[in-house]
RNA sequence: CUACAAACCCGAGCUAUCGCUCCAACGCAAGUUGGGGAGGAAAGUCCGGACAGCAAAGGGCAACCCACCGGUUAAUAGCCGGCAUCCUCUUAAACAGGAUAGAGAUAGUGCCACAGAAAAUAACUACCUCCAGCAAUUGGAGGAAAAGGUGAAAAUGUGUGGUAAAAGCACACAGCCUUACAGCGUAAUCUGUAUCGCGGGUAAACCUUGGGUGCUGUAAUGCCAUGUAUAGGAACGUUUGAAGGCGGCUCGUUUGAGUUCCAGGGUAGGCAGCAAGAUCCUGUAAGUAAUUACAGGGCCAGAUAAAUGAUAGUUUAGAAACAGAAUCCGGCUUAUGAGGUUUGUAGUUUU
Numbered sequence: 001c002u003a004c005a006a007a008c009c010c011g012a013g014c015u016a017u018c019g020c021u022c023c024a025a026c027g028c029a030a031g032u033u034g035g036g037g038a039g040g041a042a043a044g045u046c047c048g049g050a051c052a053g054c055a056a057a058g059g060g061c062a063a064c065c066c067a068c069c070g071g072u073u074a075a076u077a078g079c080c081g082g083c084a085u086c087c088u089c090u091u092a093a094a095c096a097g098g099a100u101a102g103a104g105a106u107a108g109u110g111c112c113a114c115a116g117a118a119a120a121u122a123a124c125u126a127c128c129u130c131c132a133g134c135a136a137u138u139g140g141a142g143g144a145a146a147a148g149g150u151g152a153a154a155a156u157g158u159g160u161g162g163u164a165a166a167a168g169c170a171c172a173c174a175g176c177c178u179u180a181c182a183g184c185g186u187a188a189u190c191u192g193u194a195u196c197g198c199g200g201g202u203a204a205a206c207c208u209u210g211g212g213u214g215c216u217g218u219a220a221u222g223c224c225a226u227g228u229a230u231a232g233g234a235a236c237g238u239u240u241g242a243a244g245g246c247g248g249c250u251c252g253u254u255u256g257a258g259u260u261c262c263a264g265g266g267u268a269g270g271c272a273g274c275a276a277g278a279u280c281c282u283g284u285a286a287g288u289a290a291u292u293a294c295a296g297g298g299c300c301a302g303a304u305a306a307a308u309g310a311u312a313g314u315u316u317a318g319a320a321a322c323a324g325a326a327u328c329c330g331g332c333u334u335a336u337g338a339g340g341u342u343u344g345u346a347g348u349u350u351u
Stems, first nucleotide, its partner, number of pairs: 001347009012315007020037007039322001043333002046331005051217004058251004063213005068082005083102001084100005103208002108206002110202003124148002127143006156174006175198002179194005221272004232262005243255004279298008
């Protein structure tokens, strides 16, 4: 330098003409002038909230969520940093990059296919001792799990001694577990000394432990106007409490004089909620960072069957793909053209 892969950033501006729409001012009105007008994901509806309502307050069970340590935030299962384990690179280590649904397997119950003798009370081949047999690569009884085989995994590893053959049986050096002390650190953890032991794995299997969790959703909710039937049937009830409210069930508590069901009639309009926000930009300071504080400046969509567009030119490395606001904000996930940054792999060789 080129190619590929991964992670992250970005997702257009200006001018002219015409068109649509919101706000403000002027105008009797028609209209005129000025300012503004769809994304990084607006998608998914997976999380956390603001806001509104459910009159107010509880217990138990069930259900659901989280799970190394610390920090951050309105809050979070998010984000930032660290620790641990694993993977890649490397002779090895370190460094660098990446992944983790990261409490408990000595509370209990399950599961580990196939292969293999056996997946946890092990004995297929081989080994040792004794007996039978002329002998055999034969048979029987006993011992052992060090050698070999199977497998992802087979009773911690290497060496020495010891034994009939063997075994942590003993010793030395390691590895792992338990407990205690010391050191650095906020902590997770790490290092060292001593002690206790040596048969797995799996909890995104059931489960256990610790911590936590009101519901509904802008078609929430509130106000105004219009209109009808001031009609009918049935059941239960008026403190002997019908019918309701409090996420599911239950206890409890509370409202309560009418409630529920059936059939029938009328209306479906307007306003608010509605965009000034846990808001945006710039600078300074603190912090490894996420983020926080202070100062100055700015206002950048509010439609209601759905506006935010079309044409031409131009700027730029590029202007295309994925795609269209509907209460709002902070995250996560998924889709995505060209370009840029960082890392890795391969190639080229002084350009």
The RNA shown here (Bacterial RNase P class A) has 351 nucleotides and comes from a Chitinophagaceae bacterium. Model confidence (mean pLDDT): 76 of 100. It was read from a public genome assembly, where an Rfam model found it. Taxonomically the source falls in Chitinophagaceae (Bacteria, Bacteroidota, Chitinophagia, Chitinophagales).